Small-subunit ribosomal RNA, central domain from an uncultured bacterium, 349 nucleotides, folded computationally.
It matches the Rfam family "Bacterial small subunit ribosomal RNA".
The full RNA is in RNAcentral, with records from ENA.
The coordinates come from a structure-prediction model, not an experiment, and the mean pLDDT is 88.
Context: one part of a larger RNA
RNA sequence: CUGGGCGUAAAGAGCGCGUAGGUGGCUUUACAAGUCGGGUGUGAAAUACUUCUGCUCAACAGAAGAAUUGCAUCUGAAACUGUAUGGCUUGAGUACGAGAGAGGGAAGUGGAAUUCCCGGUGUAGCGGUGAAAUGCGUAGAUAUCGGGAAGAACACCAGUGGCGAAGGCGACUUCCUGGAUCGAUACUGACACUGAGGCGCGAAAGCGUGGGGAGCAAACAGGAUUAGAUACCCUGGUAGUCCACGCUGUAAACGAUGGGCACUAGGUGUGGAGGGUGUUAAUCCCUCUGUGCCGAAGCUAACGCAUUAAGUGCCCCGCCUGGGGAGUACGGCCGCAAGGCUAAAACUC
Numbered sequence: 001c002u003g004g005g006c007g008u009a010a011a012g013a014g015c016g017c018g019u020a021g022g023u024g025g026c027u028u029u030a031c032a033a034g035u036c037g038g039g040u041g042u043g044a045a046a047u048a049c050u051u052c053u054g055c056u057c058a059a060c061a062g063a064a065g066a067a068u069u070g071c072a073u074c075u076g077a078a079a080c081u082g083u084a085u086g087g088c089u090u091g092a093g094u095a096c097g098a099g100a101g102a103g104g105g106a107a108g109u110g111g112a113a114u115u116c117c118c119g120g121u122g123u124a125g126c127g128g129u130g131a132a133a134u135g136c137g138u139a140g141a142u143a144u145c146g147g148g149a150a151g152a153a154c155a156c157c158a159g160u161g162g163c164g165a166a167g168g169c170g171a172c173u174u175c176c177u178g179g180a181u182c183g184a185u186a187c188u189g190a191c192a193c194u195g196a197g198g199c200g201c202g203a204a205a206g207c208g209u210g211g212g213g214a215g216c217a218a219a220c221a222g223g224a225u226u227a228g229a230u231a232c233c234c235u236g237g238u239a240g241u242c243c244a245c246g247c248u249g250u251a252a253a254c255g256a257u258g259g260g261c262a263c264u265a266g267g268u269g270u271g272g273a274g275g276g277u278g279u280u281a282a283u284c285c286c287u288c289u290g291u292g293c294c295g296a297a298g299c300u301a302a303c304g305c306a307u308u309a310a311g312u313g314c315c316c317c318g319c320c321u322g323g324g325g326a327g328u329a330c331g332g333c334c335g336c337a338a339g340g341c342u343a344a345a346a347c348u349c
Base pairs, nucleotide, nucleotide: 003321004320005319006318007303008302012317014201015200016199017198021194022193023192025088026087027086029084030083031082033081034080035077036076037075038074039073040072041071042070049065050064051063052062053061054060091191092188093187094186095185096183097182098181103177104176105175106174107173108172109171110154114150115149116148117147118146119145120144121143125136126135162169163168206247207246208245209244210243211242215241216240220236221235222234223233258316259315260314261313262312263311266294267293268292269291270290271289272288273287274286275285276284298305299304322349323348324347331342332341333340334339
C1' cells in the first nucleotide's frame, strides 16, 4: 500500500412486492467445516537473503544456512463464524380496544359559475386593446328577469394541515376496501433486513375502439404589432382535455438526498393519540408517532446538513470513473405507432 465517491461537481433505479443470494437478537449442549496451535511429508535446482570461502579487490564463482508465507496428512483448542439441538423475549408479527385522514374502487346526489336554447323587459351598441381592428348586433345583440338543456370543475373551509410506496389524492352521501398511529394485556418465538433477475403500480402528452363535448385550447384562419412576425396581444377554432376498455412506460418521476437498524446537545411551531395536573376547563407538564423552522458537537470545497443528518457506525442493493461524439449507431428485447430499454467505437479537445 491492499481505490475514491454519488444534495448542488460524473453518479440513488420513478415507486413498490418479492425469488436467488448476501447479512442477521439473547442463551444451552454437541460437532469441528471455517478459524487458531503443534508434528510429519512435500514445497527440484538456479535466482533473491544471511554467514563463510576462492580468484590481488569487485563483478563473478563455491559452500552452508535460512527462506520457499503453499498443499496434504496426523493431532490438539472451542472464544468467534458455521451446522445440529433445546430454551428465551428485547427484533418481527398476531389478537383486542380507540380515535384521525383529499388513501383506493364503485354507485348516487347537490349548489355556484360558464355556454347554448325558449320567453319577457328594453334600444344601439357590445366586445376587445397599449391603442385598435377582425368579430357580434336593428333578422333586436350587450344588459336584465323567468324557464329549460349540457358538460366539466368543486369557491369559502384550506393550514411549510392530512393521507398514500411513488405517481398522486380536495363538494356531499352510501357501499366495498388498503395502510398507518395510539393504549393495555395476552399469544407466536428470530418468523428479520436488503434484494441481482422477475412481477406489479406509475403525472402529462400520445395511440387504438366506442361514447361525450360546456369551458379551455396545440394545429389552423383572420385582425393587429413589426423592417419582417410562420411569435408575444386580439377575434375565432379542430384534435385534445372528460368517460369506458386496452396500449404506451416516460418527467426538473426532485428532498436533484436508495432501504433498514443503532447511537449522538437543545429550543420553538403544528397534525394524531395517550397519561398527569387543574375549579374538570382553558392552561401547563410528560410520552409515542408524523410534519416544519432555528441551532451545539460533528461533517462539508463551499453553500449548507444537523435525532426527518449530508454526523458516528454496521448490513444489503443501484450507480459514477474527463468534455464532445452520445443516451447516439449497430444488434437484441418491448410497442399498433410515436418510441422505450439495453448500449459502443472511430474521431476530436